Predicted 3D model of a 73-nucleotide RNA (transfer RNA) from a Pseudobdellovibrionaceae bacterium. It matches the Rfam family "tRNA". Gene Ontology term of the family: triplet codon-amino acid adaptor activity. NCBI's taxonomy places the organism under Bacteria, Pseudomonadati, Bdellovibrionia, Bdellovibrionales, Pseudobdellovibrionaceae. The sequence was found in a public genome assembly. Its mean pLDDT, the model's own confidence on a scale to 100, is 82.

[in-house]
RNA sequence: GUCCCCAUCGUCUAGUGGCCUAGGAUGACUCCCUUUCACGGAGUAGACACCGGUUCGAAUCCGGUUGGGGACG
Numbered sequence: 001g002u003c004c005c006c007a008u009c010g011u012c013u014a015g016u017g018g019c020c021u022a023g024g025a026u027g028a029c030u031c032c033c034u035u036u037c038a039c040g041g042a043g044u045a046g047a048c049a050c051c052g053g054u055u056c057g058a059a060u061c062c063g064g065u066u067g068g069g070g071a072c073g
Base pairs, nucleotide, nucleotide: 001072002071003070004069005068006067007066010026011025012024013023018056028044029043030042031041032040049065050064051063052062053061
C1' cells in the first nucleotide's frame, strides 16, 4: 500500500428491517435475611463507536471516518 473481518451496559453476550423507549449473565448500588460477614431472596441504575444515506420504519441494509484484529506485498 491492497484486501478481509469486527465495534451493543464496567465485562461477556442475544439481536439478521416493525414483536425493542434494546434482553440475559456477571459485576456495582439499595433493601430483606443473618449477632456480623458470606450464601440466599427482592429491586435499582447502566449500552447500539462517530457522521451521512436508503426506507413509512435502521442496533440490523449502504457509504465514509475512527479504533481493533487478520492475510498478502